[in-house]
RNA sequence: CGUGAUCAAUCGCCGAAUCCGACGGCCGUUCUUGCCGCCGGGGCGGGGGACCCAGGUUCCUGGGGCGAAUCCAGCGUUUCGCUGGACGGGGCAACUCGGCUCCGAGCCCGUCAGCUAACCUCGCAGGCGUUCGAGGAAAUCGGU
Numbered sequence: 001c002g003u004g005a006u007c008a009a010u011c012g013c014c015g016a017a018u019c020c021g022a023c024g025g026c027c028g029u030u031c032u033u034g035c036c037g038c039c040g041g042g043g044c045g046g047g048g049g050a051c052c053c054a055g056g057u058u059c060c061u062g063g064g065g066c067g068a069a070u071c072c073a074g075c076g077u078u079u080c081g082c083u084g085g086a087c088g089g090g091g092c093a094a095c096u097c098g099g100c101u102c103c104g105a106g107c108c109c110g111u112c113a114g115c116u117a118a119c120c121u122c123g124c125a126g127g128c129g130u131u132c133g134a135g136g137a138a139a140u141c142g143g144u
Stems, first nucleotide, its partner, number of pairs: 011129004018042004023037004043124006053114001062112001063109004070086007087104006095135004
């Protein structure tokens, strides 16, 4: 000097998954800060739920919700996997254009739910580490 891995902090990413306050406890003991529990509020997100509209009922292979996470074709060792296409979603650090790159899972309700004002109700987790070009000059941090 270069490469790889790990840890901490700052910052950032997917996602609705965040902010504030009271009370109590713990640490601290000059002041304060921080953490945990519980309750409440702001904000964000989801579900149920009229008239009207849509819509009959039954059977077949019930039906439905969150989410971007679906559909089609072909092949195979045919529970499933692979290839291709269509379509959907994310990242490359405001934004735009170009380019590059990644994902298309999982879970839940339990025979039941179209839309839906009032109204009712639920959640605010979890998991990670990107950084190319041009234009552009929004925002943030630090110092004086």